[in-house]
About this RNA
Predicted 3D model of a 527-nucleotide part of an RNA (small-subunit ribosomal RNA, 5' domain) from an uncultured bacterium.

Context: one part of a larger RNA
RNA sequence: GGAUGAACGCUAGCGACAGGCCUAACACAUGCAAGUCGAGGGGCAGCGGGGCGUGGCAACACGCCGCCGGCGACCGGCGCACGGGUGAGUAACACGUAUGCAACCUGCCCCCAACAGGGGUAUAACCCGGGGAAACCCGGACUAAUACCGCGUAGUCCGAAUGAGGGCAUCCUUUUUCGGGGAAAGCUUUUAGCGGUUGGGGAUGGGCAUGCGGCGCAUUAGCUAGUUGGCGGGGUGACGGCCCACCAAGGCGACGAUGCGUAGGGGUUCUGAGAGGAAGGUCCCCCACACUGGUACUGAGACACGGACCAGACUCCUACGGGAGGCAGCAGUGAGGAAUAUUGGUCAAUGGGCGGGAGCCUGAACCAGCCAAGUCGCGUGAAGGAAGACGGCCCUACGGGUUGUAAACUUCUUUAGCCGGGGAGCAACGGCGCGGACGCGUCCGCGUGUGAGCGUACCCGGAGAAUAAGCAUCGGUCUAACUCCGUGCCAGCAGCCGCGGUAAUACGGAGGAUGCGAGCGUUAUCC
Numbered sequence: 001g002g003a004u005g006a007a008c009g010c011u012a013g014c015g016a017c018a019g020g021c022c023u024a025a026c027a028c029a030u031g032c033a034a035g036u037c038g039a040g041g042g043g044c045a046g047c048g049g050g051g052c053g054u055g056g057c058a059a060c061a062c063g064c065c066g067c068c069g070g071c072g073a074c075c076g077g078c079g080c081a082c083g084g085g086u087g088a089g090u091a092a093c094a095c096g097u098a099u100g101c102a103a104c105c106u107g108c109c110c111c112c113a114a115c116a117g118g119g120g121u122a123u124a125a126c127c128c129g130g131g132g133a134a135a136c137c138c139g140g141a142c143u144a145a146u147a148c149c150g151c152g153u154a155g156u157c158c159g160a161a162u163g164a165g166g167g168c169a170u171c172c173u174u175u176u177u178c179g180g181g182g183a184a185a186g187c188u189u190u191u192a193g194c195g196g197u198u199g200g201g202g203a204u205g206g207g208c209a210u211g212c213g214g215c216g217c218a219u220u221a222g223c224u225a226g227u228u229g230g231c232g233g234g235g236u237g238a239c240g241g242c243c244c245a246c247c248a249a250g251g252c253g254a255c256g257a258u259g260c261g262u263a264g265g266g267g268u269u270c271u272g273a274g275a276g277g278a279a280g281g282u283c284c285c286c287c288a289c290a291c292u293g294g295u296a297c298u299g300a301g302a303c304a305c306g307g308a309c310c311a312g313a314c315u316c317c318u319a320c321g322g323g324a325g326g327c328a329g330c331a332g333u334g335a336g337g338a339a340u341a342u343u344g345g346u347c348a349a350u351g352g353g354c355g356g357g358a359g360c361c362u363g364a365a366c367c368a369g370c371c372a373a374g375u376c377g378c379g380u381g382a383a384g385g386a387a388g389a390c391g392g393c394c395c396u397a398c399g400g401g402u403u404g405u406a407a408a409c410u411u412c413u414u415u416a417g418c419c420g421g422g423g424a425g426c427a428a429c430g431g432c433g434c435g436g437a438c439g440c441g442u443c444c445g446c447g448u449g450u451g452a453g454c455g456u457a458c459c460c461g462g463a464g465a466a467u468a469a470g471c472a473u474c475g476g477u478c479u480a481a482c483u484c485c486g487u488g489c490c491a492g493c494a495g496c497c498g499c500g501g502u503a504a505u506a507c508g509g510a511g512g513a514u515g516c517g518a519g520c521g522u523u524a525u526c527c
Stems, first nucleotide, its partner, number of pairs: 001527004006523005013378005019371002021336001026334003030331003035078003040075002043071002047069003050065006085289003095213007104206002109202007117151001119149002127140005157180005163174004186194002215261003222252003227249004232244003264286004268279004291312005314325004342368001344367003350364001351362004381412004391403005416467001418462005426453001431448008470516005475497002482511005492499002
């Protein structure tokens, strides 16, 4: 000098864009953050409509009927493994990079081929009964499905045989035959739409293995018993000592094993002429974690942040028998700390889940609020104006120097701010209606409708220099900038050298000056 997720002191006009618990992975009140589908199903608790009955002149009230719109709870499907948070752990194939899988999986999506025949049994809701303070639980009876289970058929699969091609050792691909075993679901607004099953291919996402690379200590030198390898098995989507029985005695290490300490890794960021050094906050990719430890279940996918079970610590409720909870989601609270924001708005856009769609949900996201905490831009006026005014300060003091064209004064401008008026764009889709095209379920055109931010940005007009400058420094050096007064080794300054003991350019004040400027200094850290 540069840099910072900074903090502190003084000061502070505006905007745009980015940023904002670095500490206690400490504890959390409250609200919200994952639902959706009635075009799968039985139904009807609530709401709206309709019908019937009773009362009533009527309005209306009550009762009944799932008839219609819909729909709480329930069964079922899909989603909840994404998105969002954090960096505790991890020195590891965790990450980066380059390969391999002839050792693997992949829901939704796309393409191709084929198929959907015929049956059965339950169960929740509802109803009845019971237990409990509650959380909730138990029993009985009934019923449906795109829930569940057989049967038939089926080119994948398994076993055996067989021909061909290929390779990488185990082998891989493929033809034919025989045997074994294996699918399905319907709904609907019915020219149609949404779905179902099997097989093959694709795409996407993942799993596994390997080479190389990236840290400190040798004042850590030896480490290792499932340890290293083999045969056989179990297990897995798959290879493997992953696990097990048996056999052998191996395996790693000064090219740093093992141990200890520290740490999420990378893209990148800062610095530097570069080489290098340092860092990993925001954004993107990967990993790990979700009160602590463990375990599996479901599922295409989890060993699952807002799922389950067990154990533990903690907090809460309790009728003392027993229960409930997990903000490292968004806000917010306490605590810790030098220190880090609103218990805001909207799904309008982008994206996600579900749905045929309308749509619903979405603290993802987009916006708004707070904070000079950063970068950039703008402003605090411009031109003229010498009696070089007054005042201040200084001096060699009738006078002069300086503040200083600075002010006053004249002319002008009006950005930002204030007042008034106008006022975008982000909106395209989707749906519906009409029309058109063809490859017949898609596309195109017109119309209609949709904005949280927001009456915001922006534009026009109006008044008026009006509302807007500080901070640090001035002995040397880095370093640009000097005098007076006060003080008297005191009070104090200071990064280093050093200033201060009676004329201090070094302390404090004043005037002046220098530097930067809505900032300026100090502190901390890195180069």

The full RNA is in RNAcentral, with records from Greengenes.
The coordinates come from a structure-prediction model, not an experiment, and the mean pLDDT is 84.